[in-house]
Context: one part of a larger RNA
RNA sequence: CGUAUGUGGUGGAUGCCUUGGCAGUUAGAGGCGAUGAAGGACGUGUUAAUCUGCGAAAAGCUGAGUUAAGGUGAUAAAAACCGUUAUAGGCUCAGAUGUCCGAAUGGGGGAACCCACCCAACGUAAGUUGGGUAUCCUAACGUGAAUACAUAGCGUUAGGAGGCGAACCGGGAGAACUGAAACAUCUAAGUACCCCGAGGAAAAGAAAUCAACCGAGAUUUCCUUAGUAGCGGCGAGCGAACGGGAAUUAGCCCUUAAGUGGUUUGUACAUUAGUGGAAUGAGCUGGAAAGCUCAGCGAUACAGGGUGAUAGCCCCGUACACGAAAAUAAACUUACCGUGAAAUCGAGUAGGUCGGGACACGAGAAAUCUUGACUGAAUAUGGGGGGACCAUCCUCCAAGGCUAAAUACUCCUAACUGACCGAUAGUGAACCAGUACCGUGAGGGAAAGGCGAAAAGAACCCCUGUGAGGGGAGUGAAAUAGAACCUGAAACCGCAUACGU
Numbered sequence: 001c002g003u004a005u006g007u008g009g010u011g012g013a014u015g016c017c018u019u020g021g022c023a024g025u026u027a028g029a030g031g032c033g034a035u036g037a038a039g040g041a042c043g044u045g046u047u048a049a050u051c052u053g054c055g056a057a058a059a060g061c062u063g064a065g066u067u068a069a070g071g072u073g074a075u076a077a078a079a080a081c082c083g084u085u086a087u088a089g090g091c092u093c094a095g096a097u098g099u100c101c102g103a104a105u106g107g108g109g110g111a112a113c114c115c116a117c118c119c120a121a122c123g124u125a126a127g128u129u130g131g132g133u134a135u136c137c138u139a140a141c142g143u144g145a146a147u148a149c150a151u152a153g154c155g156u157u158a159g160g161a162g163g164c165g166a167a168c169c170g171g172g173a174g175a176a177c178u179g180a181a182a183c184a185u186c187u188a189a190g191u192a193c194c195c196c197g198a199g200g201a202a203a204a205g206a207a208a209u210c211a212a213c214c215g216a217g218a219u220u221u222c223c224u225u226a227g228u229a230g231c232g233g234c235g236a237g238c239g240a241a242c243g244g245g246a247a248u249u250a251g252c253c254c255u256u257a258a259g260u261g262g263u264u265u266g267u268a269c270a271u272u273a274g275u276g277g278a279a280u281g282a283g284c285u286g287g288a289a290a291g292c293u294c295a296g297c298g299a300u301a302c303a304g305g306g307u308g309a310u311a312g313c314c315c316c317g318u319a320c321a322c323g324a325a326a327a328u329a330a331a332c333u334u335a336c337c338g339u340g341a342a343a344u345c346g347a348g349u350a351g352g353u354c355g356g357g358a359c360a361c362g363a364g365a366a367a368u369c370u371u372g373a374c375u376g377a378a379u380a381u382g383g384g385g386g387g388a389c390c391a392u393c394c395u396c397c398a399a400g401g402c403u404a405a406a407u408a409c410u411c412c413u414a415a416c417u418g419a420c421c422g423a424u425a426g427u428g429a430a431c432c433a434g435u436a437c438c439g440u441g442a443g444g445g446a447a448a449g450g451c452g453a454a455a456a457g458a459a460c461c462c463c464u465g466u467g468a469g470g471g472g473a474g475u476g477a478a479a480u481a482g483a484a485c486c487u488g489a490a491a492c493c494g495c496a497u498a499c500g501u
Stems, first nucleotide, its partner, number of pairs: 001500009015486001016450002020421002022418007029410002031164002039101003042055003046078001049075003061095007070082003106115003116133007135161009168199001169197004179186001183233001209216002220247005230238002251402003254346001259339005266332002270328003274322003280295005296313002298302001304316003351375008361387001382397005437444002457485001460472004
């Protein structure tokens, strides 16, 4: 030095676990905001810090209800207190308080700061306390120029709006990469992004619709028709409808009506706290019984979780039954008060020409819808459509309006489910994570779980720098479970023994 075995160190794989995630199902809710939101700053405790809660009335105040023998939130003890049969404490409902910033709204501003004015009350006064003072829109009233009447403007009062929020919805505006094996029409795609607006859904909607000589009868969604008919540098690709079957069904109004809003009476139901809730003992092993053995019991309850190993009968629960002073949703019900646009059955409309766009349909034989420009009818004895166009025939009545359900989505609440993950996985985040850290900034963005049943977390002694670390002692079933803590693989580094050189 090598090989082998053993025994250690280092390291943190593996196994087991789960506080956290992921994907759903069924219900609920679908908004919050000038009565000041979302989100924050600063405070607030016997408290130095952080989290949670709360707001100068500050881990809280008041009332009602329901529980209650234990409490004063957590890291996290200690001290000092509160309470024990009902003013401790917990939970639910309602109320009070609610600094400063933030739409932020008195003015300003480098958010959490600076500086004002008006009114009222109190005060001799300094001042204190309370209320108000943004903008825009609408309505009423007042005032009122050039300019006579007027109008613009200005002012006062009242009501409304403003901002935030995950997706879904309607509208406006609208790419490129890409594909076409290049690329220009085309595609991607009316997608992404941006803007406006609304609701719990939105939009659409009661035929100037289809159909085909038979008939159907608003809209929406799904299955099919069908990758068909078609469109297409007839390339790449794009791609219907009629008809059939389902889900759900609902019709109405324009000479005040379909309706719709609010308050109120009562009823039952539901939600927001809760209540009751069956049935087991012994022996053995063990640190510990829920294991094993023996003998029982309950079950409308053998869902699930916990307890020192695996518990129907130990605990919490579960099946089932019951419960609301207060608040609330929808429903029905009693009574009452409001609101109700445009419009006189639709004229600068239908139609036409030019140029665009939408229709599966790229200008095509191109109907239909829409409209920037220019034009421009008829009036039910009329008009539109039936894919150029004409005739016949059929069918409907535009240029006014409302309308639930079936459909889409899930920031959020509750319960439940999983041939979903199990700490390099699953959310970026199981842990004080959108943190630490990086960046001028927009923005980027981690690592990090496990002692033990219980801290019983090692009194006391010794070595040592009043160290680090260790040796005894003690606890514990176990300390090679000692906080760098479950298990503890490999790489890597020692030691011991044997053999080889």
Molecule: large-subunit ribosomal RNA, domain I
Organism: Thalassomonas sp. M1454